[in-house]
Molecule: c-di-GMP-I riboswitch aptamer
Organism: Paenibacillaceae bacterium
Order: sequence, then structure tokens, then C1' cells
RNA sequence: UGCCGAUAAAGGCAAACCUAUCGAAAGGUAGGGACGCAAAGCCAUAGGGCCUUCCAUUAGGAUUGGCAGCCUGGCCGCCGAA
Repeated sequence: UGCCGAUAAAGGCAAACCUAUCGAAAGGUAGGGACGCAAAGCCAUAGGGCCUUCCAUUAGGAUUGGCAGCCUGGCCGCCGAA
């Protein structure tokens, strides 16, 4: 340095659910809360997938919007046993 990832240490994130709020919706934000996470950090104009909306309504189509905690990929990054 690369791979790798422990019943290690330090620190970190926070599903469901509840409350408030924004949105037509999917969903977002804030607080509470922890199921989990070694990238559960960032990228949705990298590809696929899923959800929503619109058109068609048979297949399907759209640069409608969303999900990074679905997979692959890109960028960056803490720690160091085997």
C1' cells in the first nucleotide's frame, strides 16, 4: 500500500413506529426511537431495479417526481486482530 473485517477500541449512522411539518402521491425534513449497518458517507445526468404521477390502457411510453437502508458502479473516508 492492496485485499480483508474481529464477541477489539474510539467515534459514527439510525429501520419500523410516534409527533410536528412540507408534498397530489411516492416520499422529504425536524424531534423522539433502535431493527440493523464497516461505508447505512456522497453521487438518481453511471447502469439496472422498485415506488409515485401522467399518457396509453393490451403490450408499453415519458428528462413527472422519489428511493443511495435493493444490486452493480464512481468518488471520498475512521480503526487494525487474524